Model confidence (mean pLDDT): 83 of 100.
The RNA shown here (transfer RNA) has 72 nucleotides and comes from a Promethearchaeota archaeon.
Rfam family: tRNA. Rfam classes the family as a transfer RNA. Gene Ontology term of the family: triplet codon-amino acid adaptor activity.
The organism belongs to Promethearchaeota, within Archaea.

RNA sequence: GGGCGUGUAGUUCAGUGGUAGAACGCUCGCUUCGCAAGCGAGAGGCCGCGAGUUCAAUUCUCGCCACGUCCA
Numbered sequence: 001g002g003g004c005g006u007g008u009a010g011u012u013c014a015g016u017g018g019u020a021g022a023a024c025g026c027u028c029g030c031u032u033c034g035c036a037a038g039c040g041a042g043a044g045g046c047c048g049c050g051a052g053u054u055c056a057a058u059u060c061u062c063g064c065c066a067c068g069u070c071c072a
Base pairs, nucleotide, nucleotide: 001071002070003069004068005067006066007065010024011023012022013021018055026042027041028040029039030038048064049063050062051061052060
């Protein structure tokens, strides 16, 4: 330098053209002498950045950035 893949919650990952979920973690409550476990409730993400198509884009297209991998 070129090809391919990935980028969504603190972490690991789902997901779909109509502004988004799980598990673990975190906070509060119940429980306990206390901790853990358990139960209940809650907070937390303008879906990497920009542009295009569309009534509408996290999703489709293009460019860029970051990471992974292969080739040179």